[in-house]
């Protein structure tokens, strides 16, 4: 895009079309084929006429009979038509259809033209009457009668038959004329007097029959079929040819160019689609065919083997008196049934056409119309113009508004359709109109009666809100939905189409996705394992003939309709009409001769032969050889050997292994040896001989296209395997044992049988690979290698150059998706063969063929998925590689893990034990400090515009004190004082009130901002331009060096740049300078004391500077970067430390710091209060502290810090107390005063023990803070004195002023520090080195990973479902075959019987009917096979979950 459509929702009108696709299922009822009286005899009705009989009511009376005439009707005989028209598509793969021819092999009623004729006779029979039978259908007998019914006779030809003579033509039989002779055959009348009809012949037209060329679906898992079969002779038969039929003879005919069989199917013009070529279809309309309940058969006829005729058989239905009969909607309507689904038991012959008739006319479910159905196409309408307060309402909202939307309202206007009224056709030539009072026209009223469907994530035009929460649902593909869904449902809005819109189904297109036009096969699916060769296909140069292909012209045909173009008619269109073009085809005629073909001639370059020559693991057979393994014998010799990662099994004191000598036997041939050689492939390797194939080089003597490819066929064909017979050293499936392991039916070890070897025969497959079929020609080079030949130089050659053949590598054009290929093509062309068409199912099943078997060859489907796959890219990963780094390992030191305690976490418990953090990167974390508060939790008691903010109204207080009740919040009361600022508008503060609102540590860190952790202070991460690539991307950033560093240098299709690194910043280490108070004190004084005078040198403080840069020297390095060593220097190669954290990763952490979207609560999830809890305790883990002691404990003595803090503070001196602490107040907002005492150190003692170690736990008494230390603080004193004697597996930190160790200070804080953050003192050991563990960086490699190895993924088992195979069988059907029976009927025979026409004087005959017999023959029966389907306990594999 299309549809004979169906379904869902909706539905105003008209025109033109279309309408059982399924059950060729069954049919009630009505109709669909009759007509002619001018063919015929009757019968009937009516009228008239002239007769006649009866009756009386005597009349123009009534009733009847026979007759004549006229009109009408028509059962029968007869004629024509029922072979057309109408329906359906079952069958049919066929001369059925299409197309083009042929009939010298044919027929043709009615129609047209022409010629001629119609004389004279005969015998019957229906109807009818009578009789009879039957339920009926219907039948029988006797008698009468007519014809355009039937039958002789006459006449007759250009008819037919036979014979003869002769002409012309052709296509084999022959055709067509002329002449002669003989024989045979005809007729019908009617009538209104116009005509119509009859017979014979010739011709035409129309229709029909037969034959032929070409074309016409799928299957080879259908390969052989055929006995009237193929042909001949003769006969029969037909309108006609013919095995059409029969007798005889011969043995043919068809088939890989697809016979036979199976399945499916009416064919075509045309229709749909498509650019075309094609593909699909065969409704309506038209042509042909076939069929008419199923099967068979003939009759009649011009025509049938006959839809509305006949006979027979079968099935079914109906009637019946049970004896017997009737029927055929695939005609039009209609009914039932089937189905997703398809209409009225309508009107009319008015038109067109058909049948009959002389005609009038009759018949016509053909046809013309109407009805039903949006089933399709086409046209029209549902209003038009104006109209902004941009109304109301709806929806959304950032609350401002936006949108629906000029849409509505409103104003003005119009009336198509519908409605009402009036007029009123064409179609009809004289008359006649079903449609139809229809189309059409006029008038009237009034916007009045007339819009839906689908979609809105992308493809694909169109977006928001709410609801829902992987639910409900959507979905054509991709895919949506797990609490902010443009994808579900609804609403608003929007888009599209519109009386329709969507969905489903089918076909074509897109699909170059079966590729003729117009594809491929190295790796995506796809080259046969290899050769030989048949059919076939294709084929070298030259000239000649022919004309099959080819090309040109002409003729015929290619029906009409349809498509296309131009016109015309319905108001337009659809629709209809006319003309043209086209119909690409087929046939025939004429011509051309280039190409193909064909015939013969010729040529040598393709191909082959000959001669000469060399190379080779080419093949087959026979023989020979040495090394090695094993075994046997003997000797020497002794305890092991062997084997592995390590072992064990095994062998060995009965003497192994080792070693020496001899022997046996089998198999394989080291070195040479080489991307070397040979072969078609498989494959071939010691040496010699024999036989034998092929290739190559040189030569140019011979043949003269002999060629290439090759479906089938035939042959060869590794390994394994099979059969028979040998052989068997080594090796070695199976098997056994030992190990390994969770297991180990494996890898490893010790043994070991088939087999491996030989002969003969099978098998016929491999990653049989170059994953690359064969042949020929052409298309840059370079460089190896093997064989052969040639050239130059005087000879000669290992140099050099050239040619041919083979075999490699590199590479340009070109090709290719890329990788790559590239004269050995995957390039450019030609020819031939093979093969492919998404993945799985499956190289499976079934069938067939082959095989001894194993199995091989050929080779599906159901079902299922939306992918499977190739090449390349970037990452990530690897028990891949290379380089490098890091307290990563190693080397060390000290720890943790064991104890007690502290603290955090898990778990458990609880009314609550609030919440968060979860490997590293949660766990002395948020928390720099939970008794109340904090506090978020729990229990109880209260409040509800609220504890807090803004707005509005009223009031004027607020506040302080006291009393009472209460656990308190709070409530009640007493009572003192009593407003403030002002620009006079008001404002501040407090109380009361109403509502907007407050409030939430409620949820979501997976909606977010911000902040933070981590990889990681790792050296990386990117960009612009350029270049390369189809592209993803690459390059730069890789490489050679070097560095802590993508740090720097060099090189380079890159050149630059950015974020990172480094530096700039701070602290610290040295010096200078400036400044000297609260700091300092060398010199001079002074003092108890830098206390004071003084000093400005030193220390110190804190400002400003300097200093270090691989700068210098030497070595190394590439003349580089750099590195090593050295000098100088306080410091040396980043001096040490800090701050500083690239692109990004982890949906990392945090909604409980804060902020914030959405959701939720609102007399509570808010808020206030009291008490409790966060401090619980069988247990587990993390982090710390204190220890286990002598490098120590205790006692005593005494020196030196740094950095900090201090007014609700630090708090001196002095005093009290054993002490915590108290008292006391000086000083100090601090280089001034205070905290403040450092600890290590020195001396003494203890003597290795659960201790003079260790200090937990507990008791008593005190102190401090605080409203308050019970739950639940810290400290002191005395007493008590637990575990613990250095810690399993495992594991942490640290490379120098570091670890370790010692103390000090600070923040938090009323109080509370083993934690945290800082500070200084004392002060080590070790680093060979980078193999390994962990983490990281760069390059490279593999990848089936990309959520990225914590990846992906295979198979069994269990369960559910689905389709399929096998299966003892069972069952249904199809087409043949053999035999039996044999209806109707044609044909043939027959004289049983009957018999009008003709012959005959007659008897009788000819002819015919019936009967009987025979051949054939449908249905039926029996039988064994074949094929197809369904089903089947059980079973097998497959698919999906």
């Nucleotide at each position: 895009g299309a549809c004979g459509a169906a379904c869902g929702c909706u539905g105003g009108c008209g025109g033109c079309g279309u309408g059982c696709c399924u059950a060729a299922c069954a049919c009630a009822u009505g109709c669909a084929a009759g007509u002619c009286g001018a063919g015929c005899g009757g019968a009937g009705u009516u009228a008239u006429c002239a007769u006649u009989a009866g009756c009386c009511u005597u009349g123009u009376g009534c009733u009847g009979a026979a007759g004549a005439u006229a009109a009408c009707u028509u059962a029968g005989c007869g004629g024509c038509g029922g072979a057309c028209g109408g329906g359906u598509g079952a069958g049919u793969a066929a001369c059925g259809c299409g197309u083009g021819g042929g009939c010298a092999a044919u027929c043709u009623g009615c129609c047209c033209u022409c010629u001629g004729c119609a004389g004279g006779g005969g015998g019957a029979u229906a109807a009818c009457a009578c009789a009879g039978g039957g339920a009926a259908a219907c039948c029988u007998g006797u008698g009468c009668u007519a014809a355009u019914a039937c039958c002789g006779c006459a006449u007759a030809a250009u008819a037919c038959u036979a014979u003869g003579u002769u002409g012309u033509g052709g296509c084999a039989u022959c055709a067509u004329g002329a002449c002669a002779u003989a024989g045979u055959c005809a007729a019908a009348g009617a009538u209104u007097u116009a005509u119509c009809g009859g017979c014979a012949g010739a011709g035409g037209a129309u229709g029909a029959g037969c034959c032929c060329g070409c074309g016409u679906u799928g299957g080879a898992u259908u390969a052989g079929c055929u006995a009237g079969u193929u042909g001949g002779u003769g006969a029969g038969g037909u309108a006609a040819c013919a095995g059409c039929u029969c007798a005889c003879c011969a043995a043919g005919g068809c088939g890989a160019c697809g016979a036979u069989c199976c399945a499916u199917a009416g064919c075509c013009g045309a229709a749909c689609u498509g650019a075309g070529a094609g593909g699909u279809u065969g409704a309506u309309c038209g042509g042909c065919c076939a069929c008419a309940u199923u099967g068979g058969g003939a009759c009649u006829g011009a025509g049938a083997c006959a839809c509305g005729g006949c006979c027979c058989a079968g099935a079914c239905u109906c009637c019946u008196a049970c004896g017997g009969g009737a029927g055929g909607c695939a005609g039009c309507a209609g009914u039932g049934g089937g189905g997703a689904a398809u209409a009225u038991u309508g009107c009319a012959c008015a038109a067109u056409g058909g049948g009959g008739g002389a005609a009038a006319c009759c018949c016509u479910g053909a046809u013309g119309c109407a009805g039903c159905a949006a089933c399709g196409c086409c046209g029209c309408g549902u209003g038009a113009a104006g109209g902004a307060a941009g109304a109301c309402g709806g929806c959304c909202u950032u609350c401002g508004g936006g949108u629906u939307g000029u849409a509505a309202a409103c104003u003005u206007c119009u009336u198509u359709g519908a409605u009402a009224a009036g007029g009123g056709a064409c179609g009809a030539a004289a008359a006649u109109g079903a449609c139809g009072g229809u189309a059409c026209c006029u008038u009237a009223a009034g916007a009045a009666c007339a819009a839906g469907c689908c979609a809105c994530g992308g493809c694909u035009a169109a977006c928001u809100a709410c609801g829902u929460g992987c639910c409900a649902g959507c979905a054509g593909c991709c895919g949506c939905g797990g609490u902010a869904a443009u994808a579900c449902g609804u609403a608003g809005g929007u888009g599209g189409c519109a009386a329709g819109c969507g969905u489903u189904g089918u076909c074509c297109g897109g699909a170059a996705u079966u590729a003729c036009u117009g594809g491929g096969u190295g790796u995506a699916a796809a080259g046969g394992g290899c050769g030989u060769g048949u059919a076939g296909a294709c084929g070298g140069g030259a000239a000649u003939g022919c004309a099959a292909g080819u090309c040109a012209g002409a003729u015929g045909u290619g029906a009409a309709a349809g498509c296309c173009c131009c016109a015309g008619g319905c108001u337009u269109a659809a629709c209809c009409u006319g003309g043209g073009a086209a119909u690409u085809g087929c046939a025939c005629c004429u011509g051309a001769a280039a190409c193909u073909g064909u015939a013969g001639u010729u040529c040598u370059u393709g191909a082959g032969u000959g001669u000469c020559g060399g190379a080779g693991a080419g093949g087959a057979a026979a023989g020979c050889g040495g090394a090695a393994u094993u075994c046997c014998u003997a000797g020497u010799g002794u305890a092991g050997c062997g084997g592995u990662g390590a072992a064990a099994u095994g062998c060995g004191u009965a003497g192994a292994u080792a070693u020496u000598a001899g022997g046996a036997g089998g198999a394989a041939c080291a070195c040479c040896a080489g991307u070397g050689g040979c072969g078609a492939a498989g494959g071939c390797g010691g040496c010699u001989u024999u036989c034998u194939g092929g290739a190559c080089g040189a030569u140019a003597a011979c043949u003269g296209a002999c060629g290439u490819u090759g479906a089938g066929g035939c042959g060869c064909g590794a390994a394994a395997g099979c059969g028979u017979g040998g052989g068997g050293a080594g090796c070695a499936a199976a098997c056994a044992g030992g190990a390994u392991u969770a297991g180990a039916u494996a890898c490893c070890c010790u043994g070991g049988u088939a087999g491996u070897c030989c002969a003969c025969g099978c098998c016929g497959u491999a990653a049989a690979c170059g994953a690359u079929g064969g042949a020929u020609a052409c298309u840059a080079g370079g460089u190896g290698u093997a064989g052969g030949g040639g050239g130059u130089a005087u000879c000669g050659a290992c140099c050099c150059c050239c040619c041919c053949u083979g075999u490699g590598c590199c590479g340009g054009c070109g090709u290719a998706a890329a990788c790559a290929c590239a004269a050995u093509a995957a390039g450019u062309a030609u020819c031939c063969c093979a093969c492919c068409u998404g993945g799985g199912g499956a190289g499976u099943a079934c069938g067939a063929c082959c095989g001894c078997a194993a199995g091989g060859u050929u080779g599906a489907a159901a079902c299922u998925c939306a992918a499977a796959g190739g090449a390349a890219u970037u990452g990530a990963c690897g028990g891949g590689g290379g380089c490098c780094c890091g307290c990563a390992c190693a080397a060390g030191c000290a720890g943790u893990g064991g104890a007690g305690u502290a603290u955090g976490u898990g778990g458990u418990u609880u009314a609550a034990u609030u919440c968060g953090a979860a490997g590293c990167a949660a766990c002395g974390c948020g928390a720099a400090g939970a008794a109340c508060c904090u506090u978020a939790c729990c229990a109880g008691g209260g409040c509800u515009u609220g504890a807090c903010a803004u707005c509005c109204c009223c009031u004027g207080a607020a506040u302080a004190u006291c009393u009472u009740a209460g656990a308190g919040a709070u409530a009640a009361g007493a009572g003192a004082a009593g407003c403030c600022c002002u620009a006079c508008g008001g404002g501040g503060c407090a109380g009361g009130g109403a509502g907007a609102c407050a409030g939430g540590u409620g949820g979501u860190g997976c909606a977010u901002g911000g902040u933070u952790g981590u990889c990681g202070u790792c050296a990386g991460c990117u960009c612009g331009u350029g270049u390369c690539g189809u592209g993803a991307g690459a390059u730069g950033u890789u490489g050679g060096g070097u560095u802590a560093a993508g740090u720097c240098c060099c090189g380079c299709a890159a050149c630059g740049a950015g974020c990172g690194c480094a530096a700039c910043c701070c602290c610290u280490g040295c010096c200078g300078u400036c400044a000297g108070u609260u700091g300092c004190c060398a010199u001079c004084a002074u003092u108890a004391a830098g206390u004071u005078g003084g000093g400005a040198a030193c220390u110190c403080u804190g400002g400003c500077g300097g200093g270090a840069c691989u700068g210098c020297c030497g070595g190394u390095g590439a003349c580089a970067a750099a590195u090593c060593g050295g000098a100088g220097g306080a410091a040396g190669g980043u001096g040490g430390g800090g701050a500083c954290g690239a692109c990004g990763u982890c949906a990392a952490a945090u909604c409980a710091u804060c902020a914030u979207g959405c959701c939720c609560c609102u007399u509570a999830c808010g808020u206030c209060c009291u008490g409790g809890g966060c401090u619980a305790c069988a247990c587990a883990c993390g982090u710390a502290c204190u220890a286990c002691a002598a490098u120590g404990g205790c006692c005593a003595c005494a020196a030196c810090a740094g950095a900090g803090g201090g007014c609700a503070g630090c708090g001196a001196a002095g005093g009290a107390g054993u002490a915590a602490u108290c008292u006391g107040u000086a000083g100090c907002g601090a280089a001034u005063c205070c905290c403040c005492a450092a600890a290590a150190g020195u001396g003494g003692u203890c003597c290795c023990a659960g201790u003079u170690c260790g200090g937990a736990u507990u008791g008593u008494g005190g102190g401090c803070u605080g409203c308050a230390a019970c739950u639940c603080g810290c400290c002191c004193a005395c007493a008590u004195g637990a575990a613990g004697u250095c810690g399993g597996a495992a594991u942490u930190g640290c490379u120098a002023g570091u670890a370790a160790u010692g103390g000090c200070a600070g923040g938090u804080c009323a109080g509370c520090a083993u934690a945290c953050u800082g500070c200084c003192g004392u002060g080590a050991a070790u680093a060979c080195g980078u193999u390994c563990c962990c983490g990281g960086g760069c390059c490279u490699u593999g990848u089936a990973c990309a959520c990225a190895c914590c990846g992906c993924c295979c198979g069994u088992c269990a369960c559910a479902c689905c389709a399929u195979g096998a299966g003892a069988g069972u069952u249904u059907g199809u087409a043949a075959c053999a035999c039996c029976c044999g209806a109707a009927g044609u044909c043939g025979g027959u004289a049983g019987u009957c018999u009008a026409a003709c012959c005959g004087c007659a008897a009788g005959g000819a002819g015919g009917g019936c009967g009987c017999c025979g051949c054939c023959g449908a249905a039926g029966g029996u039988g064994g096979g074949a094929c197809a389907g369904a089903u089947g306990a059980u079973u097998a594999g497959g698919g999906u979950g």
Molecule: small-subunit ribosomal RNA
Organism: uncultured bacterium